c-di-GMP-I riboswitch aptamer from a Solirubrobacterales bacterium, 78 nucleotides, folded computationally.
[in-house]
RNA sequence: GGUAGAUAAAGGCAAACUCGUCGUGAGGCGGGGACGCAAAGCUAGGGGUCUCCGGAGGGAGAUUGCCCGGCCGCCGAC
Numbered sequence: 001g002g003u004a005g006a007u008a009a010a011g012g013c014a015a016a017c018u019c020g021u022c023g024u025g026a027g028g029c030g031g032g033g034a035c036g037c038a039a040a041g042c043u044a045g046g047g048g049u050c051u052c053c054g055g056a057g058g059g060a061g062a063u064u065g066c067c068c069g070g071c072c073g074c075c076g077a078c
Base pairs, nucleotide, nucleotide: 002078003077005075012037013036017032018031019030020029021028022027035065041071042070043069045068046067047066048063049062050061051060052059053058
């Protein structure tokens, strides 16, 4: 440096639900929680899905725990 994640260790994240709070909303953030995750780390670039606005063309948003791409990274194995 490459490949895959069988075992182990050190640790990490945290779905549903719930409390508080922000948002018209999708949803966000914080506390509790523990379904899962080897990138469930970062990124909204492409696709998908969702929300709001608009008569429509369209516009503004949400989601990376839906997929692809980009960036970075722990452990042991080969």
The coordinates come from a structure-prediction model, not an experiment, and the mean pLDDT is 87. It was read from a public genome assembly, where an Rfam model found it.